[in-house]
RNA sequence: CCAAACCAACGGGGAGAGAGCCGUCUUCCGGACACCGAAGGGGCAAGUCUACCUUGUGUAGAUGAAACUCUCAGGUAAAAGGACCCGUUGGGAUGC
Numbered sequence: 001c002c003a004a005a006c007c008a009a010c011g012g013g014g015a016g017a018g019a020g021c022c023g024u025c026u027u028c029c030g031g032a033c034a035c036c037g038a039a040g041g042g043g044c045a046a047g048u049c050u051a052c053c054u055u056g057u058g059u060a061g062a063u064g065a066a067a068c069u070c071u072c073a074g075g076u077a078a079a080a081g082g083a084c085c086c087g088u089u090g091g092g093a094u095g096c
Stems, first nucleotide, its partner, number of pairs: 006091008018033001021031003034076003040072001041070003047063006053056001
């Protein structure tokens, strides 16, 4: 002189899709239809493991990621939110 992953708080950046229609009617809210995927949530590949017998790039089960996929939730003017990214502070760290 001196970690990192990761966690928290604060600040900054941050997309997509009807300011559509009907009802109610300032907004809000409700309904039907049409859409979006980046809060959250669900699903799957290769691989790995186990069992079985016909020993084979075999069968079955388990495990197994996402920005892929589903569109439950959420969203489709602004505001709010927003995966992810950056910065600061603190923890991690009486550590390395």